[in-house]
């Protein structure tokens, strides 16, 4: 230098193939219930500009292009 794959909540990740409900789950976090207290359990809640920028579209996490970072392969 070329090719392939990946980047979504604090962490682990689903969803991308085939664009269309308000972007979901577990753990963690906060509050409450329970307890003498803690843990466990139960209930409720907060937290995401889907790596960055642009394009296509009525509509983009999803399609296209560029860039950054990570992993692998070739030279």
């Nucleotide at each position: 230098g070329g090719c392939u794959c990946g980047a979504u909540a604090g962490c682990u990740u689903a969803g991308c193939u085939c664009g269309g409900u308000u972007a979901g789950a577990g753990c963690a976090c906060u509050g409450c219930u329970c307890u003498u207290a803690u843990a466990a359990a139960g209930c409720a809640g907060g937290g995401g500009u889907c790596g960055c920028g642009a394009g296509u579209u009525c509509a983009a996490a999803u399609c296209u292009c560029g860039c950054u970072c990570g992993a692998g392969c070739c030279a």